[in-house]
């Protein structure tokens, strides 16, 4: 230097253009002497980043940024 292919909650991942969720983790309460299980709710996302198609974008296009293979 070229190609690909990933980047969505704290982690692990799903959501094949139409309300972003699961499963652990945190926190709150029941329960118990306490703790951990066990239930029951609660918080918690700028979907890397810019732009662009579209009534509509995590999904579709371009850029930049990390990150991984590959090839030289």
């Nucleotide at each position: 230097g070229c190609c690909a292919g990933c980047g969505u909650a704290g982690c692990u991942c799903a959501a094949u253009g139409g309300u972003a969720g699961a499963g652990c983790a945190a926190c709150u309460g029941u329960u118990u002497u306490g703790u951990a299980a066990a239930c029951a709710g609660u918080a918690g996302g700028u979907u890397a980043u810019g732009g662009g198609u579209u009534c509509a974008a995590a999904u579709c296009c371009c850029u930049u940024c990390g990150c991984u293979g590959g090839c030289u």